[in-house]
Parts: sequence; C1' cells; structure tokens
RNA sequence: GAUAGAGGCGCAGGUUUCAAGAGUAGGCUUCUGCACAGGGCGGGGACAGCCGCAGGAGCGGAAAGGGGAAACUGCCGAAGGAAGAACAUCCGCCCGGGAGUCCUUCCUGGAAUACGGUAGAAUAUACCGUAUUCUGUCACGAAAAGUGGAGCGCUAUC
Repeated sequence: GAUAGAGGCGCAGGUUUCAAGAGUAGGCUUCUGCACAGGGCGGGGACAGCCGCAGGAGCGGAAAGGGGAAACUGCCGAAGGAAGAACAUCCGCCCGGGAGUCCUUCCUGGAAUACGGUAGAAUAUACCGUAUUCUGUCACGAAAAGUGGAGCGCUAUC
C1' cells in the first nucleotide's frame, strides 16, 4: 500500500402499513362586531395584487414534516453535528425566514438513562450539551484491578 473483517437494542435509505396530526387547517351557510379604501390581508414593509377582517353556531372535512412495525437495500465515519463558501429553490416582490445539493475545516468509537436547551401538535421523536452506566478496541500493567488514547483507529492475510 491492497484485500477481507469485527463492535451491537450497530448506522442510514426508500417501499408497504399503522397511530397521531385532527374533528385541526382550508371550504359552504348563518349571526354578531369592525371597516368602507386615508381601511383590511401578512412575521415586518411606503411595492404589487385582492376586497373584506375578527369571532360564535351549523354542515362537512384534508394534507405535509416527524414517529412505530415488518421485510428489503446499502453499509461499519457506518452515520450524526457545527461553521464557512458556492449553486439553486420556496414564501407574489424587498427585509426576513424555510428546505436542498456539492466542496472545505472542525467535533463525535458505539449504546442506554437522567437533566437542560433547540425543533416539533406532542409527554412521540431527532439533534446539541453535561453527568452516569454498559460495551468494543489499542497502549501501559507479571497478572488482576485499574489508568489513558481515539475510528486518518483496530484485527487478519498478501
């Protein structure tokens, strides 16, 4: 240097299905209140467009993101996260915000639990931080207990 492997509730992806989202949003009818273009809509705006806006009752009534399960696929920096830059997209336009792709740098071996924070409809779940526990790996150690390191690592073969 090449090839092949190992960790374990191991990682990720899409398909099917289920629950939830939710009797929510939008829609129609009706009533009440406000307003009458100097007004209203909407996160803000002096643009543009439209003509209504808010609430109660009745009818009727979704979806997306996220999540569980099964099998399958690809795998063991699997993957996740932070920052920067570029591309390009959505919210009519600007501000502002959301999602995505590629590259660079940095962090994390993996899992679980608790607390805090962010996102979220949510007590689901994900991510981040802290702490604890378990576990794998290498080094130190006579051995054991233990201590320390990090995946650009470790083991095997050539």

This is a predicted structure of a 158-nucleotide RNA (Lysine riboswitch aptamer) from uncultured Blautia sp. The prediction has a mean pLDDT of 80. It matches the Rfam family "Lysine riboswitch aptamer". Its family is annotated with lysine biosynthetic process in the Gene Ontology.